[in-house]
RNA sequence: GGCCCCGUGGUGUAGUGGAAGCACGGCUCUCUUUCAAGGAGCGAGCGCGAGUUCGAUUCUCGUCGGGGCUA
Numbered sequence: 001g002g003c004c005c006c007g008u009g010g011u012g013u014a015g016u017g018g019a020a021g022c023a024c025g026g027c028u029c030u031c032u033u034u035c036a037a038g039g040a041g042c043g044a045g046c047g048c049g050a051g052u053u054c055g056a057u058u059c060u061c062g063u064c065g066g067g068g069c070u071a
Stems, first nucleotide, its partner, number of pairs: 001070007010024004018054001026042005047063005
């Protein structure tokens, strides 16, 4: 240099055109003499830019970051 894969809350991941879920963690309440555990609730996310589309996390292009193969 060429090709391929991945990028989603703080962390790990699902979702692959039609209102983005789950687990852990965080916060509040409850329970308890107190803590932990349990129960209820809340907040937090689609790497960035452009295109296609009525509609993009999803499709296309570019770019950035990580990984792999190859010269």

This is a predicted structure of a 71-nucleotide RNA (transfer RNA) from a Thermoleophilaceae bacterium.
The coordinates come from a structure-prediction model, not an experiment, and the mean pLDDT is 83.
It matches the Rfam family "tRNA". Its family is annotated with triplet codon-amino acid adaptor activity in the Gene Ontology. Rfam describes the family as follows. Transfer RNA (tRNA) molecules are approximately 80 nucleotides in length. Their secondary structure includes four short double-helical elements and three loops (D, anti-codon, and T loops). Further hydrogen bonds mediate the characteristic L-shaped molecular structure. tRNAs have two regions of fundamental functional importance: the anti-codon, which is responsible for specific mRNA codon recognition, and the 3' end, to which the tRNAs corresponding amino acid is attached (by aminoacyl-tRNA synthetases). tRNAs cope with the degeneracy of the genetic code in two manners: having more than one tRNA (with a specific anti-codon) for a particular amino acid; and 'wobble' base-pairing, i.e. permitting non-standard base-pairing at the 3rd anti-codon position.
Lineage of the source: Bacteria > Bacillati > Actinomycetota > Thermoleophilia > Thermoleophilaceae.
The RNAcentral record of the sequence draws on ENA and MGnify.